[in-house]
RNA sequence: CCUCUGGAAAGCCGGCGUGCAAGCGCCGCACCGACGGAGAAAGGGCGGAAAGCCCGAAUCUCUCAGGUUCCGUGACAGAGG
Repeated sequence: CCUCUGGAAAGCCGGCGUGCAAGCGCCGCACCGACGGAGAAAGGGCGGAAAGCCCGAAUCUCUCAGGUUCCGUGACAGAGG
C1' cells in the first nucleotide's frame, strides 16, 4: 500500500420552491465528531538581559469543510497478501 470483515455519533426538525410521488434544491434554527482541516502541551532550537520567533501528538479542543432515518461515510481493530 492492496483485499476482506467488524465499525459510532448527531433533526427521517420547520419553511419555501420543484415534482404525480419518491426525491432534490435553497433558507432558518438545533446538533455530531471516527474522512479532511485547524489549534496547541511536555520537550527542543535560535536569540540572549529579556522579549520574541520556530519545531512540536492525540480518540484532547475547535468545528471551516463534512455529516445528522435507511443507504452511505467512517478513525480505529482483526485476518490475508